[in-house]
């Protein structure tokens, strides 16, 4: 260097679904409050700029996407791929904070329960840690045990 295996295998695209939800949003109306206010520029403070409403209720009013998920089917695979995030950008600017792309370095053999924490409209689902049993692979004692890591194993 090539080609391979691990199986409810990984991870990406599209169509349709149903959830998101009678929800944000518009509209009418009625109370308050109001240009020394108030609303939007992610969220607190400031400052700039824009515009003129704004918060609450009611309606046999209109009404919705995005991320998530299923089913089917294409694609590219078996560090497949997730997960950390030194540092860098990006949204008017500053300062805290989150969030979005990138990403050093470090961790996960793999898939599934279980508990526990974040995301999350969510009992869906995803990620972490922990642990239980199973799995594939390798070495080491032997018939079934024990330990190791995918910079791994098997062929050639």
């Nucleotide at each position: 260097a090539u080609a391979g295996a691990g199986g409810u295998g990984c991870g990406g695209g599209a169509u349709c679904c149903a959830u998101c939800a009678g929800u944000a949003a518009c509209c009418u109306g009625c109370c308050g409050c109001g240009a020394u206010a108030g609303a939007c520029g992610a969220a607190a403070g400031g400052a700039c700029g824009u515009c003129u409403g704004c918060u609450g209720c009611a309606g046999c009013g209109u009404g919705a996407a995005a991320g998530g998920g299923g089913c089917u089917u294409c694609c590219g695979c078996c560090g497949a791929a997730g997960g950390u995030g030194c540092g860098g950008u990006c949204a008017u600017c500053c300062u805290u904070u989150g969030g979005g792309c990138c990403a050093a370095u470090c961790c996960u053999g793999g898939g599934u329960c279980a508990u526990c924490a974040c995301a999350g409209a969510a009992u869906a689902u995803g990620u972490g840690a922990u642990g239980g049993a199973c799995u594939g692979u390798c070495a080491c004692g032997u018939a079934c045990g024990u330990g190791g890591a995918g910079c791994g194993c098997u062929a050639u």
Predicted 3D model of a 156-nucleotide RNA (Lysine riboswitch aptamer) from a bovine gut metagenome. Of the family's consensus pairs, 95% are formed in the model. The RNAcentral record of the sequence draws on MGnify.